[in-house]
RNA sequence: UUCGCAAAAAGGCAAACCGGGCGAAAGCCCGGGACGCAAAGCUUCGGGUCUACAGCCUCAGGGCUAGGACGGCCGGGCCGCCGGG
Numbered sequence: 001u002u003c004g005c006a007a008a009a010a011g012g013c014a015a016a017c018c019g020g021g022c023g024a025a026a027g028c029c030c031g032g033g034a035c036g037c038a039a040a041g042c043u044u045c046g047g048g049u050c051u052a053c054a055g056c057c058u059c060a061g062g063g064c065u066a067g068g069a070c071g072g073c074c075g076g077g078c079c080g081c082c083g084g085g
Base pairs, nucleotide, nucleotide: 012037013036017032018031019030020029021028022027035072041078042077043076045075046074047073048070049069050068055064056063057062
């Protein structure tokens, strides 16, 4: 570095979409629903992406910006089920 052991068993979560609600938006919550997920459990520490109420700039159009958001974007940290060794 590559291949195999790796098949099972008990389960778990829940994309898109629809309904209701919150939010300026991104997005989130509840219910339905399953695209998928061995961490698709938790967590913004680092990276990345998204939004821009307010603020600044612009004649306008629009641009910039995270105190916002995404853990099902990646890494890190913490916790967890079964089997084999």
This is a predicted structure of an 85-nucleotide RNA (c-di-GMP-I riboswitch aptamer) from a Synergistaceae bacterium. Model confidence (mean pLDDT): 86 of 100. The sequence was found by an Rfam model in a public genome assembly.